[in-house]
Context: one part of a larger RNA
Molecule: small-subunit ribosomal RNA, 3' minor domain
Organism: Nostoc flagelliforme CCNUN1
RNA sequence: CACCGCCCGUCACACCAUGGAAGCUGGUAGUGCCCGAAGUCAUUACUUCAACCUUUCGGGGAGAAGGAUGCCUAAGGCAGGACUGGUGACUGGGGUGAAGUCGUAACAAGGUAGCCGUACCGGAAGGUGUGGCUGGAUCACCUCCUU
Numbered sequence: 001c002a003c004c005g006c007c008c009g010u011c012a013c014a015c016c017a018u019g020g021a022a023g024c025u026g027g028u029a030g031u032g033c034c035c036g037a038a039g040u041c042a043u044u045a046c047u048u049c050a051a052c053c054u055u056u057c058g059g060g061g062a063g064a065a066g067g068a069u070g071c072c073u074a075a076g077g078c079a080g081g082a083c084u085g086g087u088g089a090c091u092g093g094g095g096u097g098a099a100g101u102c103g104u105a106a107c108a109a110g111g112u113a114g115c116c117g118u119a120c121c122g123g124a125a126g127g128u129g130u131g132g133c134u135g136g137a138u139c140a141c142c143u144c145c146u147u
Base pairs, nucleotide, nucleotide: 003110005107008103009102011100013097014096015095016094018092019091020090023087024086025085026084027083028082031079032078033077034076039072041070042069043068044067046066047065048064049063052061053060054059113134114133115132116131117130118129119128120127121126
């Protein structure tokens, strides 16, 4: 670059991140139940045994080992929940982008003054009703201040 100005929203195109979403697929911690290795401990009427005690020399007692049972319990399995991540047909708005489309809502009294709340309506800006504000121009009057 100063009204041949500025500027609003829908729509179309491209890209970006993001919300919802039937579902699919991971992670974490925990709960209930099942199963339960190794090991300590407890019990033991089964099996075995040189030491110690005893003996009528057959054995008996004490103890030990094995086995068995039980408690605790790692891993594992099942179930239904919690938290959290990825993905997801479709879908919602948002942002950005020299030269797209439709209109022209706002800025001057912006051509219906504008704005705020609310209800309804409309391709879109928006319109109408209703209550409020002046951050409204113009004309007239009133009050106050300055010269």